[in-house]
RNA sequence: CCCCAGGCGCGCAGGGCGCGGACCUACCAACCCCGUCAGGACCGGAAGGUAGCAGCGGUACGUAGACGUCCGGGUCGCUGCGGCCCGCCUGGGGUAU
Numbered sequence: 001c002c003c004c005a006g007g008c009g010c011g012c013a014g015g016g017c018g019c020g021g022a023c024c025u026a027c028c029a030a031c032c033c034c035g036u037c038a039g040g041a042c043c044g045g046a047a048g049g050u051a052g053c054a055g056c057g058g059u060a061c062g063u064a065g066a067c068g069u070c071c072g073g074g075u076c077g078c079u080g081c082g083g084c085c086c087g088c089c090u091g092g093g094g095u096a097u
Stems, first nucleotide, its partner, number of pairs: 001094008010082005015076003019072005024065004033058004041050003
């Protein structure tokens, strides 16, 4: 220097582990969310109407929760395939000095 084999790194697919998000359930708003608005207040001669606190119901943000599903990326002395023979390492063989 050449050839071969293997390994690492590389790419793809799968898998393990854990992370984040979505879905699901529960809780969750004195007022600055929605609906319904007792009482009371206001307008009106009256009929009636207006706004609307508490309460009740719902929902948002948020918090908590269990298995599961989906998505995303992380990691792995995991499995398979691949080619790179660009880069590194190991072994064997050959050639030359």

Bacterial small signal recognition particle RNA from a Gemmatimonadota bacterium, 97 nucleotides, folded computationally. The coordinates come from a structure-prediction model, not an experiment, and the mean pLDDT is 78. It matches the Rfam family "Bacterial small signal recognition particle RNA". Rfam classes the family as a non-coding RNA gene. It was read from a public genome assembly, where an Rfam model found it.